[in-house]
RNA sequence: UAAAUCUUUCAGGGCAGGGUGAGGCCAGCAGGCCAAUUCCCGAUCGGUGGUAAAAAUCCACGAGCGAAAGCUGACCCAGUGGAAUUCUGGGAUCGACGGUAUAGUCCGGACGGAAGAAAGAAAAU
Numbered sequence: 001u002a003a004a005u006c007u008u009u010c011a012g013g014g015c016a017g018g019g020u021g022a023g024g025c026c027a028g029c030a031g032g033c034c035a036a037u038u039c040c041c042g043a044u045c046g047g048u049g050g051u052a053a054a055a056a057u058c059c060a061c062g063a064g065c066g067a068a069a070g071c072u073g074a075c076c077c078a079g080u081g082g083a084a085u086u087c088u089g090g091g092a093u094c095g096a097c098g099g100u101a102u103a104g105u106c107c108g109g110a111c112g113g114a115a116g117a118a119a120g121a122a123a124a125u
Base pairs, nucleotide, nucleotide: 005121006120007119008118009117010116017041018040019039023034024033025032026031043105044104045095046094047061048060049059050058056093057092064071065070075091076090077089078088079087097108098107099106
């Protein structure tokens, strides 16, 4: 100087407000009431490593599905700059499975798993 290896801890966020009414309940049969975080308007969220500079949308990984092989989402324009699909401005887009009125945001598998991060031990070379 500090490798292999080992230990511990940590390791995901999010529907304000409005509309509709599948369906249900009550009824004096006039009608009344309840009813979607899922639909519509709108709101809102963004794991890990990398990349000339900061990324949900680039490259890869994790999560999910599968007996395995393997499968698995989405960005453009302009500007600044030595360098940015990462910043600034503008306009867009995406989001597993099961449940339930059709869900990125609710409930559940999950007090789970995990990319990885930090600290410590170790002392090869």

The RNA shown here (FMN riboswitch aptamer (RFN element)) has 125 nucleotides and comes from an uncultured Anaerolineaceae bacterium. Its mean pLDDT, the model's own confidence on a scale to 100, is 87.